Predicted 3D model of an 87-nucleotide RNA (c-di-GMP-I-GGC riboswitch aptamer) from Symbiobacterium sp.
The organism belongs to Symbiobacterium, within Bacteria.
Its mean pLDDT, the model's own confidence on a scale to 100, is 90.
RNA sequence: AGCGACAAAGGCAAACGCUCCGAAAGGUGCGGACGCAAAGCCACGGGUCUACAGCCCGAGAGGGCCAGGAUAGCCGGGUUGCCGAAA
Numbered sequence: 001a002g003c004g005a006c007a008a009a010g011g012c013a014a015a016c017g018c019u020c021c022g023a024a025a026g027g028u029g030c031g032g033a034c035g036c037a038a039a040g041c042c043a044c045g046g047g048u049c050u051a052c053a054g055c056c057c058g059a060g061a062g063g064g065c066c067a068g069g070a071u072a073g074c075c076g077g078g079u080u081g082c083c084g085a086a087a
Base pairs, nucleotide, nucleotide: 003084004083011036012035016031017030018029020027021026034073040079041078042077044076045075046074047071048070049069050068054065055064056063057062
């Protein structure tokens, strides 16, 4: 460098409940553990979700597109990092 044990020491925390923030997606805190060797950090590429505003369609109800937003526990990439069996 690479790899990842029924190892050791530690770490994180899905669903769900309560809470607060947000138009929403979603996020914060507490509880809780499905899982995780980067489930630490970064929206750079792709995906997915949302879309108050804007544009378009529509008589209307409503619908479409989308600036923007969200997701790092969707994938890739970048970056930092604990431990050390086997190969």